[in-house]
């Protein structure tokens, strides 16, 4: 200057003026004060809170899945191993177990995991192109052929044997641990667990339309079916616990989904300091930043730039995942060119 | 909101215990048959299996993230 990597931050600003939701005050119709997001989205996962036996045994089903932290939890986040890419900064990975066992590997191939000789190659018979042996070095098939490469040997050949690599057991050091690192063996065991299945660890069920009180209305209604022989309910079975004249289903009928509370001050921001390599914890000041229920953010008007993307709660958190115009910052990495 | 359910030919739908088989009925074109049309019969096209990505030799089928789409809920209970 060019080309990348990685982490964060902005994502129209400022004032007047009318409106909308919300709360406060008082002199009751004015005043003050707040009033979307980083993803508020997809509802993929975790918990918190509410009812259900305070949450109960067993089988079943679910989920995750390298080690070590971290956190309420997590399928996330930090690290740190092992494998893969890239010259590097870096990225990526569902990455436990295939010598516990059981399926499955189409087509092609002789053969696809206790089974095999299609061509070739070697012995040895003969009737000379054939039979009977022995061979997985060579060719052909195939996603995948029974450890790779070089040698000794050998009729030809093979871990049959020898070096060095892989992989596999065993010691021995080294780490908290995944693992790493040296020495030994005997030569070796496909693939597939987002097939089933073993191991380890964790899941009780509904879900703010949850759930409490208050008040109204009518047709507190018909019909079937099941129920102390135990309905519902505790996801499916079993057991066990509650215990009801209720509970399922179809038809009809009421409201527009009646008020009130849950409803927002929380695993809360923010600065400082301390720990930790980080993620995160702790202390200690400070601040308060929406709480609707047909659902509030908008008009406009002046000014100024880079002319502004994707999109707006709805019980509340912690991820994660997809969207995103353009802009800023810091850290680092290759290449070129001056000093 | 909060819980499920489906997406395959122009429409409805099988296949979803991974293999080479992507298929039925209607539709739709071409010839047949008929004096025409229709019904009938034969032959034939039409598919990135709602999009990406991954696991495998090998995906409509197995996992994940996105898209569309429908279904149920309140008092009387």
């Nucleotide at each position: 200057c060019g080309a990348g990597c990685a982490a964060g931050c902005c994502g129209g600003a400022u004032g007047g003026u009318c409106g909308c939701g919300g709360g406060a005050g008082c002199u009751c119709g004015c005043u003050c004060c707040c009033g979307a997001g980083g993803a508020a989205a997809g509802u993929c996962c975790g918990g918190g809170c509410u009812c259900c036996a305070c949450a109960g045994g067993g089988c079943a089903g679910g989920g995750u899945g390298c080690u070590g932290g971290g956190u309420a939890a997590c399928g996330c986040c930090c690290a740190g191993c092992g494998g893969g890419g890239g010259c590097g900064a870096c990225c990526c990975c569902a990455g436990g177990g295939a010598a516990a066992g059981u399926g499955c590997c189409a087509c092609a191939g002789a053969a696809a995991u206790g089974a095999u000789a299609c061509c070739g190659c070697c012995g040895g018979c003969c009737g000379a192109g054939g039979c009977c042996g022995g061979u997985a070095a060579g060719g052909g098939u195939g996603a995948a052929a029974u450890g790779g490469u070089g040698g000794u040997g050998u009729a030809a050949g093979a871990g049959a044997c020898c070096a060095c690599c892989g992989g596999c057991g065993g010691c021995c050091g080294g780490g908290u641990g995944a693992c790493c690192g040296g020495c030994c063996g005997g030569c070796c065991a496909g693939g597939u667990a987002a097939a089933c299945c073993c191991c380890a660890c964790c899941c009780g069920g509904a879900g703010c339309a949850a759930g409490a009180c208050c008040a109204a209305a009518u047709a507190g209604g018909a019909g079937a079916g099941g129920g102390a022989u135990g309905a519902c309910g505790c996801u499916g079975c079993c057991c066990g616990c509650u215990g009801a004249a209720c509970c399922u289903c179809u038809c009809g009928g009421g409201u527009a989904a009646g008020g009130u509370c849950g409803c927002u001050u929380g695993a809360g921001g923010u600065g400082c300091c301390g720990g930790g390599u980080a993620a995160c914890c702790g202390g200690c000041a400070u601040c308060c930043g929406a709480g609707a229920c047909a659902g509030a953010u908008g008009a406009u008007c002046a000014u100024c730039c880079u002319c502004g993307a994707c999109a707006g709660g709805a019980c509340c958190c912690g991820g994660c995942u997809u969207a995103c115009a353009g802009g800023c910052u810091u850290g680092c990495u290759c290449g070129c060119c001056u000093u | 909101g909060u819980g499920g359910g489906c997406g395959u030919a122009g429409c409805u739908c099988a296949g979803c215990u991974g293999g080479u088989c992507a298929g039925a009925g209607c539709g739709c074109c071409a010839g047949g048959u008929u004096g025409u049309g229709g019904c009938c019969c034969u032959g034939g096209a039409g598919g990135u299996c709602g999009a990406g990505g991954g696991u495998u030799c090998a995906a409509a089928u197995c996992c994940c993230u996105c898209c569309g789409u429908u279904c149920a809920c309140c008092c009387c209970a």
Model confidence (mean pLDDT): 79 of 100. Two RNAs folded together computationally: RNase P RNA and transfer RNA, 416 nucleotides in total. It holds a member of the Rfam family "Bacterial RNase P class A". Its family is annotated with tRNA processing, ribonuclease P activity and dimeric ribonuclease P complex in the Gene Ontology. Rfam classes the family as a ribozyme.